The part of an RNA shown here (small-subunit ribosomal RNA, 5' domain) has 476 nucleotides and comes from Rhodochaete parvula.
Lineage of the source: Eukaryota > Rhodophyta > Rhodochaetales > Rhodochaetaceae > Rhodochaete.
Its mean pLDDT, the model's own confidence on a scale to 100, is 86.

Context: one part of a larger RNA
RNA sequence: GGAUGAACGCUGGCGGUAUGCUUAACACAUGCAAGUCGAACGAAGAUGUAAAUCUUAGUGGCGGACGGGUGAGUAACGCGUGAGAACCUGCCUUCAGGAGGGGAAUAACAAUUGGAAACGAUUGCUAAUGCCCCAUAUGCUCAAAAGUGAAACAGAGUAAUCUGCCUGUAGAAGGGCUCGCGUCUGAUUAGCUUGUUGGUAAGGUAAAAGCUUACCAAGGCUACGAUCAGUAGUUGAUCUUAGAGGAUGAUCAGCCACACUGGGACUGAGACACGGCCCAGACUCCUACGGGAGGCAGCAGUGGGGAAUUUUCCGCAAUGGGCGAAAGCCUGACGGAGCAAUACCGCGUGAGGGAAGAAGGCCUGUGGGUUGUAAGCCUCUUUUUUUAGGAAAGAAUUUUGACGGUACCUAAAGAAUAAGCAUCGGCUAACUCCGUGCCAGCAGCCGCGGUAAUACGGAGGAUGCAAGCGUUAUCC
Numbered sequence: 001g002g003a004u005g006a007a008c009g010c011u012g013g014c015g016g017u018a019u020g021c022u023u024a025a026c027a028c029a030u031g032c033a034a035g036u037c038g039a040a041c042g043a044a045g046a047u048g049u050a051a052a053u054c055u056u057a058g059u060g061g062c063g064g065a066c067g068g069g070u071g072a073g074u075a076a077c078g079c080g081u082g083a084g085a086a087c088c089u090g091c092c093u094u095c096a097g098g099a100g101g102g103g104a105a106u107a108a109c110a111a112u113u114g115g116a117a118a119c120g121a122u123u124g125c126u127a128a129u130g131c132c133c134c135a136u137a138u139g140c141u142c143a144a145a146a147g148u149g150a151a152a153c154a155g156a157g158u159a160a161u162c163u164g165c166c167u168g169u170a171g172a173a174g175g176g177c178u179c180g181c182g183u184c185u186g187a188u189u190a191g192c193u194u195g196u197u198g199g200u201a202a203g204g205u206a207a208a209a210g211c212u213u214a215c216c217a218a219g220g221c222u223a224c225g226a227u228c229a230g231u232a233g234u235u236g237a238u239c240u241u242a243g244a245g246g247a248u249g250a251u252c253a254g255c256c257a258c259a260c261u262g263g264g265a266c267u268g269a270g271a272c273a274c275g276g277c278c279c280a281g282a283c284u285c286c287u288a289c290g291g292g293a294g295g296c297a298g299c300a301g302u303g304g305g306g307a308a309u310u311u312u313c314c315g316c317a318a319u320g321g322g323c324g325a326a327a328g329c330c331u332g333a334c335g336g337a338g339c340a341a342u343a344c345c346g347c348g349u350g351a352g353g354g355a356a357g358a359a360g361g362c363c364u365g366u367g368g369g370u371u372g373u374a375a376g377c378c379u380c381u382u383u384u385u386u387u388a389g390g391a392a393a394g395a396a397u398u399u400u401g402a403c404g405g406u407a408c409c410u411a412a413a414g415a416a417u418a419a420g421c422a423u424c425g426g427c428u429a430a431c432u433c434c435g436u437g438c439c440a441g442c443a444g445c446c447g448c449g450g451u452a453a454u455a456c457g458g459a460g461g462a463u464g465c466a467a468g469c470g471u472u473a474u475c476c
Stems, first nucleotide, its partner, number of pairs: 001476004006472005013347006019340002021305001026303003030300003035062003040059002043056005069258003078183007087175003092171002095168004100134004109124006139148003154163003184230003191221003196218008233255004237248004260281005283294004311337001313336003319333001320331004350380004360371004385413006394403001420465005425446003431460005441448002
């Protein structure tokens, strides 16, 4: 000098664009953040004379594995990069084929009943695109023989037809797995390892494999740093630099890991699942003491910690996502507004004229010098400001705009609404007076201060930067 997710002190006019718990992965009141489908199903209720329409608790389907948060753990095939073979894939696209016959239940509901509640129990009834059996096969196992193995003629429509169901094939896109290389510090850590290293057999997985088990062999890693200990999410990138390098890993994007702590599986195409389940633990809450409920590292917000970090806002109008045939519903993703000079960029705080060089201040050698064209005064302008009027694009040929009566445009008024901060001994741009008297104090380094201090404090003046200026911290 540059930089920052900064903080502190003094000061503070506006706009645009970004950014905003770096600390306690500390504890959380309250609200919202994942639903949707009646064109799968029975039923109940409402409106209606009826036809019919509407609403929904339940069964069922799809989605809650995405999106959003955080960085605790992890020195690892976690990440980056380049290869590889033994795999899976709901929805979407392509092509080929199929949907034959039969059955048993169950929630809702009704009745009875337990419990303070959470939540149940028994009996009875019922439906389906829920469940089961038989058949069939381009599939699979397989040398062959043989074995195994699907479905919903369901929904809408007068119909045409559309949507769905099952099996296989190919694709797209996504994911699981393996390996080469790269990936912080310490030797005041030198030996480490027994499923350990390899084989055989069996099991297991979607899939290779000590992944697991039994048996056999005794291997495997290590001074090119194993093991142990400490620290740490990682990359694209960011900062700096002429570069090489060094440092960092906020925002944005990719990957990984985690979801009160630890463990476990279930369902499913996909999880060992943030707003699912079970067990244990700590904590908080309710209780009729028998037993129950909860998990903000989602968005706001609260307490706490801290030098320090925002609103319990508006809207689904746009983009995107889930469900639905659609209308549509949901969406704290997102789009916006609010707060903060936190950062960057831009604009303004007036312009021209004006010497009796006014008054006042300060200095003085008392002549004057300086503040200083600065002010006053004259002539203008209106960025900005205020008031009034008009008024968007963003919307996708109809409808639909949170932002927003916002941006922007027009008119009027009037210099009106708007300057500070630090420094002035040298480094380093800028000097005098007064006060103080090794005191009070300053200070980045050298150093100032003990009676004439350009170095302390004040004043006048000056210099630098400017809606900021200084200080502190950290990096180059």